RNAcentral holds the full RNA, with entries from ENA. This is a predicted structure of a 353-nucleotide part of an RNA (large-subunit ribosomal RNA, domain IV) from a bacterium. The coordinates come from a structure-prediction model, not an experiment, and the mean pLDDT is 86.
[in-house]
Context: one part of a larger RNA
RNA sequence: CUCUCGUUAAGGAACUCGGCAAAAUGGUCCCGUAACUUCGGGAGAAGGGGCGCCCUAUUAGUGUGAACUCCUGCGAGUGUAGCAUGAAAGGGCCGCAGUGAAAAGGCGCAAGCGACUGUUUACCAAAAACACAGGACUCUGCAAAAUCGAAAGAUGACGUAUAGGGUCUGACACCUGCCCGGUGCUGGAAGGUUAAAUGGAGGGGUUAGGAUUCGUCCGAAGCUCUGAAAUGAAGCCCCAGUAAACGGCGGCCGUAACUAUGACGGUCCUAAGGUAGCGAAAUUCCUUGUCGGGUAAGUUCCGACCUGCACGAAUGGUGUAACGACUUGCGCACUGUCUCAACGAGAGACUCG
Numbered sequence: 001c002u003c004u005c006g007u008u009a010a011g012g013a014a015c016u017c018g019g020c021a022a023a024a025u026g027g028u029c030c031c032g033u034a035a036c037u038u039c040g041g042g043a044g045a046a047g048g049g050g051c052g053c054c055c056u057a058u059u060a061g062u063g064u065g066a067a068c069u070c071c072u073g074c075g076a077g078u079g080u081a082g083c084a085u086g087a088a089a090g091g092g093c094c095g096c097a098g099u100g101a102a103a104a105g106g107c108g109c110a111a112g113c114g115a116c117u118g119u120u121u122a123c124c125a126a127a128a129a130c131a132c133a134g135g136a137c138u139c140u141g142c143a144a145a146a147u148c149g150a151a152a153g154a155u156g157a158c159g160u161a162u163a164g165g166g167u168c169u170g171a172c173a174c175c176u177g178c179c180c181g182g183u184g185c186u187g188g189a190a191g192g193u194u195a196a197a198u199g200g201a202g203g204g205g206u207u208a209g210g211a212u213u214c215g216u217c218c219g220a221a222g223c224u225c226u227g228a229a230a231u232g233a234a235g236c237c238c239c240a241g242u243a244a245a246c247g248g249c250g251g252c253c254g255u256a257a258c259u260a261u262g263a264c265g266g267u268c269c270u271a272a273g274g275u276a277g278c279g280a281a282a283u284u285c286c287u288u289g290u291c292g293g294g295u296a297a298g299u300u301c302c303g304a305c306c307u308g309c310a311c312g313a314a315u316g317g318u319g320u321a322a323c324g325a326c327u328u329g330c331g332c333a334c335u336g337u338c339u340c341a342a343c344g345a346g347a348g349a350c351u352c353g
Stems, first nucleotide, its partner, number of pairs: 001348008010339002014337001019334001027051005036041001038171001052093005061085004068077003094098001106332007113324002118130002134169007146155003172319004177249003182246002184242005191237003197231002202226005209218003250268005277311001278308001289305005
């Protein structure tokens, strides 16, 4: 010097990103216990007090209970034997100290997030992430939808819409506004477009034959290569519906008898222009916004304001008792975290071997 422990004057978080670590609390009985609350909780809230040994004393009481008594019997009764358990009170004794060692919650106030118990990155993340009960939409009538499988077949389910699959939200309370123009989905079928197929107008090749100026020309049937019109489904275009489907939810100018502000008006654009509630927020750039609180002093924190760069309603909005090895701020208690270090114990380090 390192590690693991023990103790420490005065102070007591001044340490530090942060009370990290340590200290403190701790058992049991009695008293007592707030806001809030979903009336269950919160709560071991908080905060106090008792606790040893001896005697009264084989204590009071309680449990069991041989024996005895009653009874036809199951059984019932008394309960002084014995065994076990066992307060409370009075008196006394000792120590610094009596749950005498060991083991055994620190507590409170406020805010954020998530309702809760659970689950998770086996080996750097346990959380505000996932799940959850509850809510909603949607598909599915049973040989179900969906899924696995070339198929047979199986799961779904030996279930049957109070069932099963998918997606979103996430207890509970109060609620969940406007937009269907785009994309998606559902429905519609008049018109437009449109495949294979059907169809076979027309055209080409070939040649029996015919014509011939002897060069060629025409050319039936058959075979063959093509092939117009017309008919022709879904889809798309089109017409509606649908947002707890994907998603979206404006700008400029003027205006009130101080000023400021603008209930009001005008205008442009849009599918519609953000409603309730919340708001410098896990969201606020400017920003340590401004005001108030807490501190002697507060970029954090709490309460307000609203100028929301860029909240907002199941990509849920706002609250919320209880809960949390979650995050943030403050306080009490407590301490070697610190001012500032010291001493001690053990194990290393060092020397010999």